c-di-GMP-I riboswitch aptamer from a Planctomycetota bacterium, 85 nucleotides, folded computationally.
[in-house]
């Protein structure tokens, strides 16, 4: 010095709730508050699922296309702390 594994150390995010604010929704921001994360950092790129509109079958349900939504759905990209044995 480099590689796997993992312990520890200094961190770090932040569920579901509740308040506030925006949105037709779905849900987002802020503040609070942990339920969990070693990529729960960033990115809608592909699919899932959610929601609004159209339109087809036409009660509903389903399907389809479009636009938004979720990275804490899951795949893929690219970036990353510390390091005893």
């Nucleotide at each position: 010095a480099c590689c796997c594994a993992a312990a520890a150390a200094g961190g770090g995010c932040a569920a579901a709730c509740c308040a506030c604010u925006c949105g037709c929704a779905a849900g987002a921001c802020u503040g609070g508050g942990a339920c969990g994360c070693a990529a729960a950092g960033c990115g809608u790129u592909g699919a899932g699922u959610c929601c609004g509109u159209u339109c087809g079958c036409c009660c509903a349900u389903c399907g389809a296309a479009c636009g938004g939504a979720u990275u804490g759905u899951c795949g893929c990209g690219c970036c990353a702390c510390c390091u005893a044995u």